[in-house]
Predicted 3D model of a 1385-nucleotide RNA (small-subunit ribosomal RNA) from an uncultured bacterium.
The coordinates come from a structure-prediction model, not an experiment, and the mean pLDDT is 85.
RNA sequence: AGAGUUUGAUCCUGGCUCAGGACGAACGCUGGCGGCGCGCCUAACACAUGCAAGUCGAACGGAGCUACGUUUUCUGAAGUUUUCGGAUGGACGAAGAUUUAGCUUAGUGGCGAACGGGUGAGUAACGCGUGGGUAACCUGCCUUUCAGAGGGGGACAACAGUUGGAAACGACUGCUAAUACCGCAUAAGACCACGGUACCGCAUGGUACAGUGAUCAAAGGAGCAAUCCGCUGAAAGAUGGGCCCGCGUCUGAUUAGAUAGUUGGUGGGGUAACGGCCUACCAAGUCGACGAUCAGUAGCCGGACUGAGAGGUUGAUCGGCCACAUUGGGACUGAGACACGGCCCAGACUCCUACGGGAGGCAGCAGUGGGGAAUAUUGCACAAUGGGGGAAACCCUGAUGCAGCGACGCCGCGUGAGGGAAGAAGGUAUUCGUAUUGUAAACCUCUGUCUUCGGGGACGAUAAUGACGGUACCCGAGGAGGAAGCACCGGCUAACUACGUGCCAGCAGCCGCGGUAAUACGUAGGGUGCGAGCGUUGUCCGGAAUUACUGGGUGUAAAGGGAGCGUAGGCGGCUUUGCAAGUUGGGAGUUUAAUCUAGGGGCUCAACCCCUAAUCGCUCUCAAAACUGCAGAGCUUGAGUGAAGUAGAGGUAGGCGGAAUUUCCGGUGUAGCGGUGGAAUGCGUAGAUAUCGGAAGGAACACCAGUGGCGAAGGCGGCCUACUGGGCUUUAACUGACGCUGAGGCUCGAAAGCGUGGGUAGCAAACAGGAUUAGAUACCCUGGUAGUCCAUGCUGUAAACGAUGAUUACUAGGUGUGGGCCGAAAGGUCCGUGCCGCAGUUAACACAAUAAGUAAUCCACCUGGGGAGUACGGCCGCAAGGUUGAAACUCAAAGGAAUUGACGGGGACCCGCACAAGCAGAGGAGCAUGUUGUUUAAUUCGAAGCAACGCGAAAAACCUUACCAAGACUUGACAUUUAAUGCAUAGUUUAGAGAUAAAUGAAAUUGUAGCAAUACAACAUUAAAACAGAUGGUGCAUGGUUGUCGUCAGCUCGUGUCGUGAGAUGUUCGGUUAAGUCCGAUAACGAGCGCAACCCUUAUCGUUAGUUGCCAAUAUUAAGUUAGGAACUCUAACGAGACUGCCGUAGAUAAUACGGAGGAAGGUGGGGAUGACGUCAAAUCAUCAUGCCUCUUACGUCUUGGGCUACAAACGUGCUACAAUGGCCAUUACAAAGAGAUGCAAUACGGUAACGUGGAGCCAACCUCAAAAAGAUGGUCCCAGUUCGGAUUGUGGGCUGAAACCCGCCCAUAUGAAGUCGGAUUUGCUAGUAAUCCCGAAUCAGCAUGUCGGGGUGAAUGCGUUCCCGGGUCUUGCACACACCGCCC
Repeated sequence: AGAGUUUGAUCCUGGCUCAGGACGAACGCUGGCGGCGCGCCUAACACAUGCAAGUCGAACGGAGCUACGUUUUCUGAAGUUUUCGGAUGGACGAAGAUUUAGCUUAGUGGCGAACGGGUGAGUAACGCGUGGGUAACCUGCCUUUCAGAGGGGGACAACAGUUGGAAACGACUGCUAAUACCGCAUAAGACCACGGUACCGCAUGGUACAGUGAUCAAAGGAGCAAUCCGCUGAAAGAUGGGCCCGCGUCUGAUUAGAUAGUUGGUGGGGUAACGGCCUACCAAGUCGACGAUCAGUAGCCGGACUGAGAGGUUGAUCGGCCACAUUGGGACUGAGACACGGCCCAGACUCCUACGGGAGGCAGCAGUGGGGAAUAUUGCACAAUGGGGGAAACCCUGAUGCAGCGACGCCGCGUGAGGGAAGAAGGUAUUCGUAUUGUAAACCUCUGUCUUCGGGGACGAUAAUGACGGUACCCGAGGAGGAAGCACCGGCUAACUACGUGCCAGCAGCCGCGGUAAUACGUAGGGUGCGAGCGUUGUCCGGAAUUACUGGGUGUAAAGGGAGCGUAGGCGGCUUUGCAAGUUGGGAGUUUAAUCUAGGGGCUCAACCCCUAAUCGCUCUCAAAACUGCAGAGCUUGAGUGAAGUAGAGGUAGGCGGAAUUUCCGGUGUAGCGGUGGAAUGCGUAGAUAUCGGAAGGAACACCAGUGGCGAAGGCGGCCUACUGGGCUUUAACUGACGCUGAGGCUCGAAAGCGUGGGUAGCAAACAGGAUUAGAUACCCUGGUAGUCCAUGCUGUAAACGAUGAUUACUAGGUGUGGGCCGAAAGGUCCGUGCCGCAGUUAACACAAUAAGUAAUCCACCUGGGGAGUACGGCCGCAAGGUUGAAACUCAAAGGAAUUGACGGGGACCCGCACAAGCAGAGGAGCAUGUUGUUUAAUUCGAAGCAACGCGAAAAACCUUACCAAGACUUGACAUUUAAUGCAUAGUUUAGAGAUAAAUGAAAUUGUAGCAAUACAACAUUAAAACAGAUGGUGCAUGGUUGUCGUCAGCUCGUGUCGUGAGAUGUUCGGUUAAGUCCGAUAACGAGCGCAACCCUUAUCGUUAGUUGCCAAUAUUAAGUUAGGAACUCUAACGAGACUGCCGUAGAUAAUACGGAGGAAGGUGGGGAUGACGUCAAAUCAUCAUGCCUCUUACGUCUUGGGCUACAAACGUGCUACAAUGGCCAUUACAAAGAGAUGCAAUACGGUAACGUGGAGCCAACCUCAAAAAGAUGGUCCCAGUUCGGAUUGUGGGCUGAAACCCGCCCAUAUGAAGUCGGAUUUGCUAGUAAUCCCGAAUCAGCAUGUCGGGGUGAAUGCGUUCCCGGGUCUUGCACACACCGCCC
C1' cells in the first nucleotide's frame, strides 16, 4: 500500500466482499509448565446459611467471676482424750456476706457507623468535563494561638417488684450514677442593634477602630506525683463539602410552538448559604428554526480500541465525579445523611403466628435458585498496607494481603541437540524408469530447560510478629525419558496430487464449484500457515476520498428547486483615523494519580513494576495592528435616478376583417357519392355528391415567417385603438455601496382535470358500427359525447429541458444574424442570438467568452438497484390528487460513455442460374433404391434443414456381419514372454446341422553353425501365468480425416501514428476489376496467409521419333494385305503461341473499359486440381489411432440356421412411360475412353434365345471385349389405353456358385396393371452448356435403373436488378454478445 466482483472486451460511476488490528467474549477440536492480569456484559430477578462496624470499664451505676484478706453458717479429717456412749480439735471442703485488686460485661454515656465495599436502574441535567465565582456559605476529628472551667439542681435506664402478649415487644410502681440533662455566675471574645471615623472594592457592599446596650460557656478521668488525656468560648490554618456562572456534552421536525409559580417585582417565611426554594400581592412576562416543547436512547470523564492524521467507536478491570440500595414518599439524629447492613408511612413479595399480631431486604464477601451462548471458593490471614475505637495493651475490619478454579487475555519456556544413505520398511504418486515422505526414522554420541527424587531455604519485618509457604530460589542425583495440535491448499491468498461421488451428497467471505477425468464436495498422501494453541461466530475501527473539515459531487452515471420577488441569515468596492472582539507572539495558572510517548532502572528476559521528562485544551496577563470586525470621515468605478433616442407575436381590454369548413334556403343536374392497401359501415331517386346564388354561426388567423423578435419562466403571431411592464444604446447632471444570494414566505405557472354560467362550426377521449386479425377491448374507415372556445373560481403538475441555479471578474480567434451608436468608407464598439474552433476541462461524448475553463459568494440537491415517490402521519385541495416522505424484505449488481461484432420488415453500392427470360424436369403412375414409422427372436450400427435420405456400402444368397436363435470353447481365433516335447499334422473312416469328437495315420520334423555331442531359429503340441480380446460406452476427453459458409474476397501482422483504454489507422475515400485486381488520393509505410500465376488437360503450330499407328506418290491385294514411304493423320516428348502487345475512342496523360486489326485461340480462351483466418462442442471412437470407463467360462471366440430383403402408411433420389419430333421391321454409316491371364475370347458349330461346344489370337496403338446408339434409307401402324406402356403373374429354360426356398441375374413364351403430361409447391442449366443417344470401368463367382468416366447429336433465352434467397463493402440504430432461433413484458 491494496485486491475480487457489472462487460465479448474498455474507461468511468457505484455498491457488495476480502486481506489488518482489537475484545470482560462465546462455541468446536486440542491441551506440558510458569509469571502478570482478568472473570454475571443477561434478571437493578428472588435469595437458604455464615460472615462484612464496632470500640472505649482511664465517662457511669450495677452485675458476674477470680485472688488475697475479714466474717457467718454447714460439714467435720488427722491428732488428743474416753466410762468406748462420747468429748475435744479444727485441717481440707461447701454455702453466704463484705473491703481491695484484676477480669468479663447487659445498660447509661462518648466517638464511629455519612468512611471503606457494591451496582449503573434512573438521569440529556450545572449530571459530568473544563475554567472561574462565593463581597451568598458550612466544616467533627487534626494543627497553631488567645481566654477559661465557679457554684448548684432535678431526672431517666440498668436494677427490683407487679403485670400484658404465642412471639416481637411492652405497661405500671419504686431506687440510682455520670464526661447524660438543666438553670445561675463570669465574658477576653463572638453575635445582634444603634449611630461614628478611616480605608478599600466588583453592583448589592466589605474591612479596621473605638463607644453604648442586649444575648451566649464549660466535665471530668488516670496517675503517689510530675504530668497526661479530655471540656468551654474565640481567631486562624488545613481538609472535606454546599451553591452560582462561561463553554462543551446523542438521535428524531413524519415532535413547532411551549409555559400560570410560569417570567419578573415588593413584603414575609425558610436555609449553613443565594434564589419562586415557599407564601401573599402586583405586573405580563419568559423560552423557541442558533431547534424550545415532546419522544427515543444513555450514567459522565481520565482513558480504551482503531486510524498516517483528522476522525470514528467505546466507557469492563484501575482512578475521579454522580446516582441508587426491594418500589415510592418522609423526616429524625448528627459537623456531615434525608443514611446499603438506621427510623416512620404506603405498595409488592417472602417467612413466623396461638389469627390478635409480628419479622425481612446480598446492586458487601462467599454461596443458592433462576435467566443465559456465557463468567470462579459457602477458602486462609489480619503477617503487610490502610480504616474505626481506645491513654494503651488491644479489639474489629469478606477493605486489603494471599491461596483455589478458568488457555479468558498478554508474556516467557519446553516437547530435545549433533552425527546418521542401505536414501531401509511402510504409505502415496507413477510415463513402471522412478519420485516423494526423507536425515525424517532406526542406529551412534551427547545435554538436562521443563520434569521426578533428596537436601538447604529466603526478601517481604534493621527488636518481636509471616496467611502466602517448606513457596520463590539454590545445590545434588536420575533419565530422551512425561509434553502437538489446529486451520487451510480455485482466484483474492502462502500451499497439489490420487481415489470416491456424479447439479447427488455437499462447499461457499465475494466471485462461484458439483450434470463420469472436480487442484473448489468427502477421504488419503504431500504441502502452506500459526503453534499450547488453532479455527468459527459476534461486535467496533480500518481499508471506505462510500457523508469528503483535512478530502467528493450534481449536461448524459444518483443529484439544479418550473420561474420570479423578497424576509431572516451568509457574503460584500476604493481611501483614511481610532478601538482591539477575532487573529499573531511572549509570560503565568491549571491540566489528580495511573495510562500513552521518550529516556533510565528492577524482577535471569519479557509481560509486569518503579523513577524522570514531555504534550493539547481552558483561564489570566503583556504586546502588535497586516487582514476580518466595530466606530468615525471621505470617494465613484458596483448599484440606482435623470435626460435624449430606439426595436419588438411583452401584457390587458374593446372594436373590425377576409379566406376556409359545416349547416340551412333556392336554382341547375342525375346516379351515384364517400372511403381504403383493398373493402365495408355511412349518405343518396323523399334527388345526394358536383355546381351557382343567398343566409347563419363558431373557431382559427395561410402568404409575410427567418436556428428572426419579445418575455423571469409558463408562453406570445390577422388588423386597429386605448391603457401598461421590461430591455437596449448614447450622455455623464444627481445619490454615494444604497450591492449579491436568498432557508421559511408571497406571486406567476403549458396541457389535462374540477365547480358555476354561457357557447359549440371544425376536431375529438369515452362510446357505436364497419374492416383487419388466430384474436384486435388497437393501428385504418364511418359516425360521435365530454372537452377544445368565453367569463369566473380552483388545481399547481410536465422530457416545466440547454435534462446545465443565480451573480461577479478573468481567459486566442473566425464567421453568420437581430437592435443601437461612431464613421465618407474600410472598419470599430455595446447588447442579444447561432455555428466553427485554440488553450483548458471531461469517464468519454462533448463544452469551449451564451463554459461543462480559471476563481469568488450564496442557495438547492445527491450518496447502490428494487421495494417507492409507495405506506403511515402532517399540511393543501370540492374532487382528482399534490407536497413532505420511510421501513420490512430482496439482489450483486443497477448505471454512464465509448469499442468490436452480430442483427434490423434502416440506408447506399456490388455480386451470384438469386430473381427475371427460357429449356428440360420433380411433385400424379408403375418399378428400382435409400429413409422414417411399424413389425420382428433379430429386422446390426451410423448419417438428420441447406450441409441425412442410389449417404458410409466401388456390389448383404453362405462369407461379408457387427444383429437374433441354438450348439460349442475359456491363456482363448490373434500377439509377446518361460519351460517341456517332436507326440502331432495332411489324408481316410465314423458320429454330428456344423463347430467338433473318436479312430486310423503317409512323406520326414525343417533350417543354420559345428567333425560330433549339442546350441540357436522356424513350425506344431502341451503346462502355467503375465496377458490377449471387445464393430462395448463416451466424436461433449482426443488425433487424423471430411462436410459447410465458399473459389466467397477476404483474414492478419511488424514498425509508426492517434486514443487513458477496449481499439482505430493501414484494410477508409474516388475510379476500376472475376478478385483487398490495379491506379490515384491518403499518418501511414511495408509484409504475410488468401486472389492471380506457376501444375494437369483441351484448342493451333513447329522440332524430334516412326511401330503394333498412318498411306500422298510407285507397285500389289478381297483387305494398309504386302513391298515401300516419313509427307499427312495419329501417338508422346520438347518447344512456340496470347501479353490489353498493336491501333482508335472514352478515362485523370492512370488503372481500365469499349471497338478494331492480326491470329487456331482475345482480354483469367474452355475444363480440372488447388479451399485463407475462422464458424457450426458440424460428421466420424464402426476405416485407423487413442485417454478414461465397462466386460473377462463373456459385452471375447467358433459354428449351423435365420435376419439386415419384413410392410396399413409417409418422404427423398432415380429409371421407364404416357407416344406419331413416335413404336415396330429391314437395310446401312460415324466415336472416344477403357478393361483383359483364376482373364478378354474371335472365326466356326448347336440352340428361337439366354447360352453351350470349342478354342485362333492377345500380358495388348498388334488380339479380344466391340454391336456404338441416336442418325440415314425404305416399309408399316393412324391417335386407340393402341403395333403406346411395360408392371404383375403362369410355364419352360440358361448362367454363376458347396448352395439361388426365404433372397441373384438372364432368355423364351404367354399374361398385358397403372399411366392420356401430373394440385399446392419445387429442382437443374448461360454453350459444345441444357436436352437427348449410346460406350466403358471400378466393385464383382454371380448380381447396376446407382456411382465414376467417355464420346455422338445438339438447342432456347438473358429486357434488366424492383422483388425472393445467399454473399461482400461502407454507413446508421441498438437495452443483442449463447449475438434476433437474441433480449424482454

RNAcentral holds the sequence, with entries from ENA and SILVA.